[in-house]
RNA sequence: GGGCUGACGGUCCAACGGUAGGGCGCUUGCCUGGCAGGCAUGAGAUCCGGGUUCAAUUCCCGGUCAGUCCA
Repeated sequence: GGGCUGACGGUCCAACGGUAGGGCGCUUGCCUGGCAGGCAUGAGAUCCGGGUUCAAUUCCCGGUCAGUCCA
């Protein structure tokens, strides 16, 4: 320098172009004398800039970063 893959809450992962969901963690409440544990509840996210579309996490282009392969 080139090819490919990826980027989503604190963390690890989902998501036919049509309400962004789950595990762990966190908040609040209940059960317990307390802890642990269980149950319920709530907050919290699409890497950046454009394009296509009625509608983009999703498709296209560019950028940044990371991984991998080639030189």
Molecule: transfer RNA
Organism: Candidatus Tiddalikarchaeum anstoanum